[in-house]
Molecule: transfer RNA
Organism: Selaginella moellendorffii
RNA sequence: GCCGUCUUAGCUCAGUUGGCAGAGCAAGUGACUCUUAAUCACACGGUCGAGGGUUCGAUCCCCCCAGACGGUA
Numbered sequence: 001g002c003c004g005u006c007u008u009a010g011c012u013c014a015g016u017u018g019g020c021a022g023a024g025c026a027a028g029u030g031a032c033u034c035u036u037a038a039u040c041a042c043a044c045g046g047u048c049g050a051g052g053g054u055u056c057g058a059u060c061c062c063c064c065c066a067g068a069c070g071g072u073a
Stems, first nucleotide, its partner, number of pairs: 001072007010025004019056001028042004049065001051063003
């Protein structure tokens, strides 16, 4: 240089052949307990990597850029 995969909550990852963004863990609050842990409940937490395009509508499709990883020479 070329080809491919990935980028979604603090972390690990789902997700939808285009129509309300989710789980687990962590952290927070409360209950329980003499206390802690464990357990239970609740709420919080996201401009879905940046920008642009298509569309009534984009996390999803297209272009481009950035980053991570793999293959190849």